The RNA shown here (transfer RNA) has 71 nucleotides and comes from Achirus lineatus. RNAcentral holds the sequence, with entries from ENA. Rfam family: tRNA. The family's RNA type in Rfam is transfer RNA. The prediction has a mean pLDDT of 80.

[in-house]
RNA sequence: CAAAGAAUAGUUUAGUGCUAGAAUCCUAGCUUUGGGAGCUAGGGGUAAGAGUUGGAAUCUCUUUUCUUUGA
Numbered sequence: 001c002a003a004a005g006a007a008u009a010g011u012u013u014a015g016u017g018c019u020a021g022a023a024u025c026c027u028a029g030c031u032u033u034g035g036g037a038g039c040u041a042g043g044g045g046u047a048a049g050a051g052u053u054g055g056a057a058u059c060u061c062u063u064u065u066c067u068u069u070g071a
Base pairs, nucleotide, nucleotide: 001070002069003068004067005066006065007064010024011023012022013021018054025043026042027041028040029039030038047063048062049061050060051059
């Protein structure tokens, strides 16, 4: 330099145009003599910008970071 791929919660990840989920994590409560386990409630997210659309995590373009391959 060229090609391909990835970016979603603190972490691991699902979601192929129609209200963003799960596990784990954190906080509080219940339970227990206490701890652990369990139960309940709450907290926390679509890399950035623009476009298309009635509607974008999803489609298109650009940028950033990372991975792989080639020269």